[in-house]
């Protein structure tokens, strides 16, 4: 990387409009509120590297400030998602 298998969470929310073999817990669109974190995306720790002030004074170093690099299943909730089914799904397993 490929294929197969497993794989969570959260409103069947409210209002309006349109659609119809279906009149329905229906489909689509818009707005509003409430939620979820496991597509993707943003942020951060220790640590490492540098700049700078002070202390020390062969040197190593100590300490304050500041910049860069830097992880996640942490965090944000932009995106995405919130009945069942379906799709998606971080991650994991078997095989190649």
């Nucleotide at each position: 990387u490929c294929a197969c298998u497993g794989g969570a969470g959260a409103g069947a929310g409210g209002c309006g409009g349109a659609c119809c073999c279906c009149u329905g817990a229906g489909u689509c669109c818009g707005c509003c509120c409430a939620c979820c974190g496991a597509a993707g995306g943003g942020g951060c720790a220790a640590g490492c590297c540098g700049c700078u002030g002070g202390c020390a004074a062969u040197a190593c170093g100590c300490u304050g400030g500041u910049g860069g690099c830097c992880a996640a299943u942490c965090u944000c909730u932009c995106a995405g998602g919130u009945a069942a089914a379906g799709c998606g799904g971080a991650c994991a397993g078997c095989g190649a």

A computed fold for a 96-nucleotide RNA from uncultured Roseateles sp., annotated as Glycine riboswitch aptamer.
The RNAcentral record of the sequence draws on MGnify.
The source organism's lineage runs through Bacteria, Pseudomonadati, Betaproteobacteria, Sphaerotilaceae and Roseateles.